[in-house]
RNA sequence: AGAGUUUGAUCAUGGCUCAGAAUGAACGUUGGCGGCGUGGAUUAGGCAUGCGAGUCGAGCGCGAACCCGCAAGGGGAGAGCGGCAAAAGGGGUAGUAAGGCGUAGGUAACGUACCCUCGGGACGGGGAUAGCCACGGGAAACUGUGGGUAAUACCCGAUGACCUCAUCGGACGUGACUGUCGGAUGAGCAAAGGUGAGAUUCCACCCGGGGAGCGGCUUACGUGGUAUUAGCUAGUUGGCGAGGUAACGGCUCACCAAGGCGAAGAUGCCUAGGGGGUGUGAGAGCACGACCCCCACCAUUGGGACUGAGACACUGCCCAGACACCUACGGGUGGCUGCAGUCGAGAAUCUUCGGCAAUGGGCGAAAGCCUGACCGAGCGACGCCGCGUGCGGGACGAAGGCCUUCGGGUUGUAAACCGCUGUCAGAGGGGAUGAACGGCGGAAGGGCAAUCUCUUCCGUUUGACAGAGCCUCAGAGGAAGCACGGGCUAAGUAUGUGCCAGCAGCCGCGGUAAUACAUACUGUGCGAACGUUAUUCGGAAUCACUGGGCUUAAAGGGUGCGUAGGCGGCUCGUUAAGUAGGGUGUGAAAUCCCCCAGCUCAACUGGGGAACUGCGCUCUAAACUGGCGGGCUGGAGUGAGACAGGGGUGCAUGGAACUUCCAGUGGAGCGGUGAAAUGUGUUGAUAUUGGAAGGAACGCCGGAGGCGAAAGCGAUGCACUGGGUCUCAACUGACGCUGAGGCACGAAAGCCAGGGGAGCGAACGGGAUUAGAUACCCCGGUAGUCCUGGCUGUAAACGCUGAAUACUAGCUGGUAGCCCCAUAUGGGGUUACCAUCGGAGCGAAAGUGUUAAGUAUUCCGCCUGGGGAGUAUGGUCGCAAGGCUGAAACUCAAAGGAAUUGACGGGGGCUCACACAAGCAGUGGAGUAUGUGGCUUAAUUCGAGGCAACGCGAAGAACCUUAUCCUAGGCAUGACAUGGUUGGAUUAGCCUGCUGAAAGGCAGGUGACGCCUUCGGGUGGAACAAUCACAGGUGCUGCAUGGCUGUCGUCAGCUCGUGUCGUGAGAUGUCGGGUUAAGUCCCUUAACGAGCGAAACCCCUGUCCUUAGUUGCCAGCAUUUCGUUGGGGACUCUAAGGAGACCGCCGGUGUUAAACCGGAGGAAGGCGGGGACGACGUCAAGUCAUCACGGCCUUUAUGCCUAGGGCUGCACACGUACUACAAUGGGGCGUACAGAGGGAAGCGAAAGCGCGAGCUGAAGCAAAUCUCAGAAAGCGUCCCCCAGUUCAGAUUGCAGGCUGCAAUUCGCCUGCAUGAAGCCGGAAUUGCUAGUAAUCGCAGAUCAGCUAUGCUGCGGUGAAUGUGUUCCUGAGCCUUGUACACACCGCCCGUCAAGCCACGAAAGCGGGGAGCAUCCAAUGUCGCCGAGCCAACUCCGGAACCGCAAGGAACCGGAGAAGCAAGCGCCUAAGAUGAGCUCCGUGAUUGGGACUAAGUCGUAACAAGGUA
Repeated sequence: AGAGUUUGAUCAUGGCUCAGAAUGAACGUUGGCGGCGUGGAUUAGGCAUGCGAGUCGAGCGCGAACCCGCAAGGGGAGAGCGGCAAAAGGGGUAGUAAGGCGUAGGUAACGUACCCUCGGGACGGGGAUAGCCACGGGAAACUGUGGGUAAUACCCGAUGACCUCAUCGGACGUGACUGUCGGAUGAGCAAAGGUGAGAUUCCACCCGGGGAGCGGCUUACGUGGUAUUAGCUAGUUGGCGAGGUAACGGCUCACCAAGGCGAAGAUGCCUAGGGGGUGUGAGAGCACGACCCCCACCAUUGGGACUGAGACACUGCCCAGACACCUACGGGUGGCUGCAGUCGAGAAUCUUCGGCAAUGGGCGAAAGCCUGACCGAGCGACGCCGCGUGCGGGACGAAGGCCUUCGGGUUGUAAACCGCUGUCAGAGGGGAUGAACGGCGGAAGGGCAAUCUCUUCCGUUUGACAGAGCCUCAGAGGAAGCACGGGCUAAGUAUGUGCCAGCAGCCGCGGUAAUACAUACUGUGCGAACGUUAUUCGGAAUCACUGGGCUUAAAGGGUGCGUAGGCGGCUCGUUAAGUAGGGUGUGAAAUCCCCCAGCUCAACUGGGGAACUGCGCUCUAAACUGGCGGGCUGGAGUGAGACAGGGGUGCAUGGAACUUCCAGUGGAGCGGUGAAAUGUGUUGAUAUUGGAAGGAACGCCGGAGGCGAAAGCGAUGCACUGGGUCUCAACUGACGCUGAGGCACGAAAGCCAGGGGAGCGAACGGGAUUAGAUACCCCGGUAGUCCUGGCUGUAAACGCUGAAUACUAGCUGGUAGCCCCAUAUGGGGUUACCAUCGGAGCGAAAGUGUUAAGUAUUCCGCCUGGGGAGUAUGGUCGCAAGGCUGAAACUCAAAGGAAUUGACGGGGGCUCACACAAGCAGUGGAGUAUGUGGCUUAAUUCGAGGCAACGCGAAGAACCUUAUCCUAGGCAUGACAUGGUUGGAUUAGCCUGCUGAAAGGCAGGUGACGCCUUCGGGUGGAACAAUCACAGGUGCUGCAUGGCUGUCGUCAGCUCGUGUCGUGAGAUGUCGGGUUAAGUCCCUUAACGAGCGAAACCCCUGUCCUUAGUUGCCAGCAUUUCGUUGGGGACUCUAAGGAGACCGCCGGUGUUAAACCGGAGGAAGGCGGGGACGACGUCAAGUCAUCACGGCCUUUAUGCCUAGGGCUGCACACGUACUACAAUGGGGCGUACAGAGGGAAGCGAAAGCGCGAGCUGAAGCAAAUCUCAGAAAGCGUCCCCCAGUUCAGAUUGCAGGCUGCAAUUCGCCUGCAUGAAGCCGGAAUUGCUAGUAAUCGCAGAUCAGCUAUGCUGCGGUGAAUGUGUUCCUGAGCCUUGUACACACCGCCCGUCAAGCCACGAAAGCGGGGAGCAUCCAAUGUCGCCGAGCCAACUCCGGAACCGCAAGGAACCGGAGAAGCAAGCGCCUAAGAUGAGCUCCGUGAUUGGGACUAAGUCGUAACAAGGUA
């Protein structure tokens, strides 16, 4: 940092996807050790059990056990009173969008136990009550009565201020006040003791001031989504007074006023604890808020208060609800969101552990006790970090595996093997450190003294847990996996599978050669982990502040006016809000970053620094923005004078046309169409003339012209009226621009009411067209179109381009003005508007280009993949139709833009071709032949399938051929090839026998060869036998292939190099003008050249020449039946070489060209005729059955051999041919003239036989010699006389011939006899432009023979027509459109039918939430009341108590005060009821939508898509 994916390719737009990092994770496979962290994210669901808050005997009274003791006494568990703590610590995130949190302030509106400090103080009394004892109630929980007791518990009194309150002055301070300080007077308020031998001194207590820390309240700013929530609010907002609070305050109440909040988003709904920070990112941001820290809130649900310094209190209280437990049924008890643990739900989250040793907390004078805070251990690879699983040597490289072109390669120095080491784990030993305090004892010193305390030293005491480093032992021993390998993305081979099984993040793989599935081998990546899933950020500049866009890709509002808002000309002064700089406070710690340090390193941790981009206060500056004040004229507006105009509204008027009506003339049609018909007309139409009426629209002028904001505006006149332009430069003095909401205007169609209605004309009727035709065409025709009033508010309302201002090359045309030169039909200048071209620039390109889509500024609107969908729902507007606003689920990997190359078009232009036309002859009808289809069959082997399969492969199917054809019989290394091993003397060959249809099988006989040789034999390779490898396959795949071939097409095309243009695909060249058969040539030209094709070169043929004459020829000379022979080379001919034709010459046309036309000459004239030759490519064209070849299949068979059958089968259909239908003919007789070929297992003469096929026969000939071989049409002559014939010959019968082993299936030929269809062929269709068509025969290949009428060649006779390109077919070039690119046999739309998915509507049904109203109302605060209860205070009385008595506060009684219970009232949780709101679920049925290889109907769109 990018990459993949839309296309045939390209550029741009745009989405989807990937590579990175991260996590409190989960899942899969695997798993050695350690350190440090971390671990219930879901049901704030329910919980068994244990523990989690106590402590103080130096506050108080008791006091079991136990011990000592005779006893007194000691001792102290335990309960209780009392004090402090229990409001901390610990857990959780339900609620809360503000009573929260964060930052910065305020408190002149407040509190504070314990702690520190300062000042002052603690006097005298009293009455109770727990515990305890006794008697009771109760199942329990618990509780009643009586008696009696203590305090640092409680009460009364005293004293008391610098405390509190009230009143009166002073000073200071503030923006201001109720502030601060100080003074005077009056009133009020306190206390407790303990330890100790001993207390002014230690601990505790009381009052007050200050401090620290901690809190309460409050202000500003910041802190989610939603407007498909727009209005909310009655204690609501404010005031006065009162109450209440620690304290301000509607916090509460009475009264008064009517305010308060809200588009800068109130109210409602949804979601959510906030921050430090965490993750990611270059940053800005975005997402998150586990662990740790700070704050808030919660504690089974709801409500409430009490106590207290502090709570409306997690392990306190009361009430209500739900739930659970106990119960004797009367009643009680409980609250793990503390630590463990359990159930449930879940993909998912641990031990019912140890210890207070450390740190911290509570209590205590202290020892100490308590502490699931905490410290540790356990479990989990959950994360981060570290270590190990060994190290060195070791082969031209073992074995095994895998691959292989069979050579080898690879695994791989990897292993084995040799040497070495000892980390970790294991065993044993030992033990640093976490321990310092504190306590106790002692010593010294200080604080006058002390029971108190500080410092130092010595001794002693304290470890739950962990246990490093170290020493010893043993031994490479115990320790490697996971994912991936088509591209992105590092890394490939084989096998299996065969659109199956499967993979997949995206593109996409898999239908027989899968680097994509599965397996193996191998490679790559990471490594005690590796992958997957989920989520966040990134990449994504894909919400764009940094940093995007809106002509055509998504996106400018239909247009204007204008509110809020935003922005705003020149100049002077001032201010200091913004802004800038300095200082200062704060921004907790942790985290991040830097440095240093401690664990062996690291993770982790400690110390220091920096940073925390923020906020506050303060000083300074005054350029810019803002505020305030003054001025200016250039922006804007006003004025004066001119001008143009279909600008608007109303009224009036006019002519042409049309229709209807009346009348005249007239007399058969009119009208309409591609053609028709419906329609209309003898009741007189159409046509024409005259007249009348009606409604709508305004020809010419008229223009790319004008006006208007847009919609829009067109006869003429008048009236009213809006805007614009020009000139002057008189006036105002920034008055401006834009514009969310808002208001107004707004084509056509449509709606309401009333008119009007000529023409046109949805709907509708009819006629046509058509397969259909609810259309296009025609005849009619209602709404409507017109007017008035009202509504609707949308359009491809488009320049698909918002408004305003400024700047940035021009040329030209038009409209409306003004000025100058000057008299011109002219020229120049200037302003505004309209329009075309075009430079720079911009743009993906097309294009745009002073009328910007350029360069900038301001404001508004809008966009964020396609579909679903401008749909649903809600709201709102509308009479309705409908408009505005406007989603989601689901689904796709694209959709879309511009341009490029092709292809295509029922687009255009140019051109060509037997393409048509003009002709000739056919095919299609008949019979036969042949091929194909179909049918049949045991089998009818296979292939070829529009042109470009079908007399094709097949230039020869009776057997053979011949095949995976069928039936049957056989063979087993095989019919054929190569190699290895073994064997032995046989084998090959030949002969014979048996069996058999044959092949084959079985048996017997004979029997060779090379070399050496001592002739005994040895050995060898062919061959044989056995065996192993293998052979074989016309089996499959022509869609794995080579080669060959067809076709477009002998059409004129197809390309390249360099240059140039374009971001690019590409273009140019190759286009254009001529010309040609031709991209043939010429000219022009950002092209210049070149290649493959065309042409030429090659062959045949046409003329001539030269050479050569045998087997050819014969003019002349001999000879002769015959060129037979002699001879000849003249001629023909043969076959070698050459000449000739090039628009070369003349004339004309043309651009002085290329070339074309005509002519001369010439055998031939404009390519002379014919052939061979076939560009880049297309058709996955054809062929695996010519051959070759990959892969697959088969191996006693799909191979091989053999016999017989089939390929010839026949209701039928098609193609190609032959023969005919006759007289231009048929038949008989006579007679003439070719060319090119073949011939030895051959051609076969003469001669003879046969009617003939043929036979006999044998001469000649490997052939210019011999032979096939008679050419036929033709010519001459005779017959036939238009008929199913003397046409035609099918079919059939009989008799023969030939070939062959063999003609039955299934050959050909001959003779005789038979004598079918057929009398010129429907729709349709083929060939041919000259030696051509037509017609006539001849030859050859294959071949024993033949189905040949086929094919390939050869010659004979020998026409007609056309000189054109409208049409059909095909082709070439240019151009145009395209939604096609598998390329029109393309693409593609909608209904219906089927499956499946999500959503909407729906009578309803069920549930949640927040409120409202009414009723009932627990508990509780407050208020009232308080007849009941009542020790302390007051008063009175009293024989009891004390005292001798007076008397007494104490005992008793009474009254009062104070207090309490009970009761009542307001409010209040829960509950009940009611009417609504809102959200969710569900719902028969219903609606459309999405998706789904091969369903139905049509053909809407893309080409002029066939009606743009």